[in-house]
Context: one part of a larger RNA
RNA sequence: CACCGCCCGUCAAGCCAUGGGAGCCGGGGGUACCUGAAGUAUGCGAACGCAAGGAGCGUCCUAGGGUAAGACUGGUGACCGGGGCUAAGUCGUAACAAGGUAGCCGUACCGGAAGGUGCGGCUGGAUUAUAUCUUU
Numbered sequence: 001c002a003c004c005g006c007c008c009g010u011c012a013a014g015c016c017a018u019g020g021g022a023g024c025c026g027g028g029g030g031u032a033c034c035u036g037a038a039g040u041a042u043g044c045g046a047a048c049g050c051a052a053g054g055a056g057c058g059u060c061c062u063a064g065g066g067u068a069a070g071a072c073u074g075g076u077g078a079c080c081g082g083g084g085c086u087a088a089g090u091c092g093u094a095a096c097a098a099g100g101u102a103g104c105c106g107u108a109c110c111g112g113a114a115g116g117u118g119c120g121g122c123u124g125g126a127u128u129a130u131a132u133c134u135u136u
Stems, first nucleotide, its partner, number of pairs: 003099001005096001008092002011089001013086004018081003023076005031068005039061001041059004048053001102123009
């Protein structure tokens, strides 16, 4: 490259990551309960011993093992949802000029899609006319 401009959304294609998801497979840690080796501590304590002790028995703590529910976290998962990107696809034309119904914001309803309509609000609206004020 300047309206033969710009530009919006659905739909179609490819790639990428991502949310939900019946579930499935794991991970580390904590909690509660059960069990509990060796050992310290402690109580009892046969034989023996004047005594100190003393085979052994019990209790507490505990490595480990088991059970339960729940939390956290990773992978995978039919299917569902949007998002990003990609020279030349499809449908329309919403926005940018008064963009051809001014636009935008909130909200409700409706519609292949941009969107439309209702209600309330804003001017970051054009055009035309009049009046007043300021400057030249």
This is a predicted structure of a 136-nucleotide part of an RNA (small-subunit ribosomal RNA, 3' minor domain) from a Prevotellaceae bacterium. It was read from a public genome assembly.